[in-house]
RNA sequence: GUGUUAUCAAGAAAGGCGGAGGGAUUAGACCCUAUGAAGCCUUAGCAACCCUUUACCCGUAAAGAAGGUGCUAAAUUCUACCCUGCAUUGAACAUGUUUCAGCGGAUAGAUAACUA
Numbered sequence: 001g002u003g004u005u006a007u008c009a010a011g012a013a014a015g016g017c018g019g020a021g022g023g024a025u026u027a028g029a030c031c032c033u034a035u036g037a038a039g040c041c042u043u044a045g046c047a048a049c050c051c052u053u054u055a056c057c058c059g060u061a062a063a064g065a066a067g068g069u070g071c072u073a074a075a076u077u078c079u080a081c082c083c084u085g086c087a088u089u090g091a092a093c094a095u096g097u098u099u100c101a102g103c104g105g106a107u108a109g110a111u112a113a114c115u116a
Base pairs, nucleotide, nucleotide: 003114004113005112006111007110008109013043014042015041016040017039021032022031023030026080027079028078029077044072045071046070049068050067051064052063053062054061055060056059076108081105082104083102084101085100086096087095088094
């Protein structure tokens, strides 16, 4: 880096080095940040994908956490495209912008397991 499947509103931070950015990308919004950003290291923790054990209806449930990953501000921070509702209109079309709502969907992304 390709594809498949599953999950993504829960949960869990201290220290050292570092020294200005960061929240994936584009735009907008909104946040975090010299009371110290990113990054690296150490320790701790969360979770339970792989994993371990047990049970049975054999693919599910329960328990566990040694090991491999992952994660430890805010929903994947929110919006963007489509749909539904609602509002505006006599109705339809259309529109909804820093002017609406939806634990609806898609796309994109992240993580895990497998993979030509």
Predicted 3D model of a 116-nucleotide RNA (SAM riboswitch aptamer (S box leader)) from Flavivirga eckloniae. Its mean pLDDT, the model's own confidence on a scale to 100, is 84. Of the family's consensus pairs, 97% are formed in the model. It matches the Rfam family "SAM riboswitch aptamer (S box leader)". Rfam links the family to the GO term regulation of gene expression. The RNAcentral record of the sequence draws on Rfam.